[in-house]
Molecule: Archaeal signal recognition particle RNA
Organism: Methanobacterium sp.
RNA sequence: AACUGGGCUAGACUGGAGGGUCAGGGGUCCUCUGUAAGCGCACAUCCCCUAUAUGGUGCAGUCGAAGUUCAAAGGGCGGCAAUUUGAAUAGUUGUUGGCCCAGAAUCUCAGCGUAGAAACCUCGUCCCACAGGAUUAGUGGUGGCUGAGUUCCAGCUGGAGGGCUGGAAUCAACAGUCUUAAUCAGGGGAACGGGUCAGGUCUGGAAAGAAGCAGCUCUACCCUGAACAGCUAAUGCUUGCGGAACAACGGGGCGGAGCUGAAGUUCUGGAUCACCAGCAGCUACGAGAGUUGUCCACCUUUGGACAUGCCCACUU
Repeated sequence: AACUGGGCUAGACUGGAGGGUCAGGGGUCCUCUGUAAGCGCACAUCCCCUAUAUGGUGCAGUCGAAGUUCAAAGGGCGGCAAUUUGAAUAGUUGUUGGCCCAGAAUCUCAGCGUAGAAACCUCGUCCCACAGGAUUAGUGGUGGCUGAGUUCCAGCUGGAGGGCUGGAAUCAACAGUCUUAAUCAGGGGAACGGGUCAGGUCUGGAAAGAAGCAGCUCUACCCUGAACAGCUAAUGCUUGCGGAACAACGGGGCGGAGCUGAAGUUCUGGAUCACCAGCAGCUACGAGAGUUGUCCACCUUUGGACAUGCCCACUU
């Protein structure tokens, strides 16, 4: 002096970058990347700072004279910017096919059929006109005769009231009778309609008689219901006759073995608003990829700056 081994000290390391945020830098946030390798406290209603901005504070671990740092070159994860391409999706336009309709062929199935299929003939159901019935609604209430009665006129008669006889007209009321579909029942109902008329009035010596209010009754008339009708109209009914129509259905006749329907396949034609599928064009969005520029974790190489200390043992 060097190598190896042990101990100590100064010291070093325990991360870095991109994005976001911000006037800007750092932290807490997100992402990428590296290591054998850290922890606690304060911070989004924010925290520390201002181009000398790339944190503050308290511990711990590893290595240890080990290294730290600067510059250049190359590789390179990732971010950012520009540009090119353009998957998928959506919208829209066009076109083709399907879905939809009709016909034909074929095939399968089902139903009906010798207790009689198709085809053909005939009648009916539907419609129109006319006539009859029925029903419903409306409307309607016959025409006479006889008698009594009433009114008027004439004659005879009685002391008055009155009595007797004849004629004409009239009558819804009272009686009888004929006719008609033109009747029945109930209710109301006339100061100026009929009958009967208490009381009262009038005539009379009396007997008796007369007019007559109220009441009662009847009628005209009004209302309701029933029945009836030869009148009027209509018809969720029906009969007859004629016509029109005849698709479908039903009855009958004839006929004697087929007829009808549906799904699938193929072909032809049609329709095509919407819906489904294929293809093409355009528009929107823009996954992913490429290129260029720039920043850059991390890695490699070269050169420089600082540092490369102290003690012990062995060997040469």